[in-house]
Molecule: Bacterial RNase P class A
Organism: Gaetbulibacter saemankumensis DSM 17032
RNA sequence: CUAGUAGAUCGCCUUAUCGCUGUUUUUAUUUUAUAAAAAUAGAGGAAAGUCCGAACACCAUAGUGUAACAUAGUGGUUAAUGGCCACCAGCCGAGAGGUUAGGAAAAGUGCAACAGAAAGGAUGUACAGGUAAUGCUGUAGUGAAAUCAGGUAAACUCUAUGUGGUGCAAUGUCAUGUAUACCAACGUUUGAGGGCGACACGUUCGAUUGUUGGAGGGUAGGCAGCUAAAGUGUAUUGGUAACAAUGCAUUCAGAUAAAUGAUAAGGGCUCAUUAACGUGAGUACAGAAUUCGGCUUAUAGAUUUACUUAUAUA
Numbered sequence: 001c002u003a004g005u006a007g008a009u010c011g012c013c014u015u016a017u018c019g020c021u022g023u024u025u026u027u028a029u030u031u032u033a034u035a036a037a038a039a040u041a042g043a044g045g046a047a048a049g050u051c052c053g054a055a056c057a058c059c060a061u062a063g064u065g066u067a068a069c070a071u072a073g074u075g076g077u078u079a080a081u082g083g084c085c086a087c088c089a090g091c092c093g094a095g096a097g098g099u100u101a102g103g104a105a106a107a108g109u110g111c112a113a114c115a116g117a118a119a120g121g122a123u124g125u126a127c128a129g130g131u132a133a134u135g136c137u138g139u140a141g142u143g144a145a146a147u148c149a150g151g152u153a154a155a156c157u158c159u160a161u162g163u164g165g166u167g168c169a170a171u172g173u174c175a176u177g178u179a180u181a182c183c184a185a186c187g188u189u190u191g192a193g194g195g196c197g198a199c200a201c202g203u204u205c206g207a208u209u210g211u212u213g214g215a216g217g218g219u220a221g222g223c224a225g226c227u228a229a230a231g232u233g234u235a236u237u238g239g240u241a242a243c244a245a246u247g248c249a250u251u252c253a254g255a256u257a258a259a260u261g262a263u264a265a266g267g268g269c270u271c272a273u274u275a276a277c278g279u280g281a282g283u284a285c286a287g288a289a290u291u292c293g294g295c296u297u298a299u300a301g302a303u304u305u306a307c308u309u310a311u312a313u314a
Base pairs, nucleotide, nucleotide: 003308004307005306006305007304008303009302010301012267013266014265015264016263017262018261020042021041022040023039024038025037026036027035028034029033044285048296049295051294052293053292054291055290056167057166058165059164063201064200065199066198068163069162070161071160072159073087074086075085076084077083088102089100090099091098092097103158104157108156109155110152111151125140126139127138128137129136171224172223173222174221182214183213184212185211186210187209193205194204195203196202231250232249233248234247235246236245237244238243268283269282270281271280272279273278
């Protein structure tokens, strides 16, 4: 080193001591509230990237046109999707399987290595034939393609369909403080400027007026949103499948500059070494921040199912 393909699961454990965050109870001080004690809970398969789709909230329930962006076989699934499933077709593979950049080339523009006389507007090559004349006709040769409605859209483009914007720093609320002041320049009822977050039109608000600069005043705390949900586990039934329905069980982090930790001991696993006992080293990727469904990426090591063939966990 001893062939591959498609999936699934786990991804360190236990104890003790000292801490940290949430919740509940009790006690003390007591107006709220604070403190102490006890009990109990306390990161992931990706919490990541923030790529796609939603929930939720606010901004005019979202206007018209243009632009921009996304998607592109057929059917299904779902709250929704550009995700997923099935099938068809093309391509790759001996096969299990993998993969798709799978609408339009008869609107227009562009592009095309090598070979070839010539490659899309024929400056028509050689040979032969023919005409009043003309590549007018045939054959040869190059090429995937040679006057042919050719190829290319992972080139512009066109077609169809879709997309309002901002994100929990949304938003609501309580408390605290305050300077709608001052100076300079320019603009403004002859409508400045703001909203409708690309632009134009349109519409609406608009004098307690806009922009830039100067010199300054104040706050920088609490609560809600915040986790009982398209939840999680399991079984049965329907469906090729994605998925759906029903029953049973269950409650499972909520921090705010940010808790989930440190130390000690023991065990597991891997590697090195040894005849063995043992000894030494290591133990991946990573870490919640409104919440879900996907996708993508990172991941030491371990377990496992089905299948292919050239028959192999040895």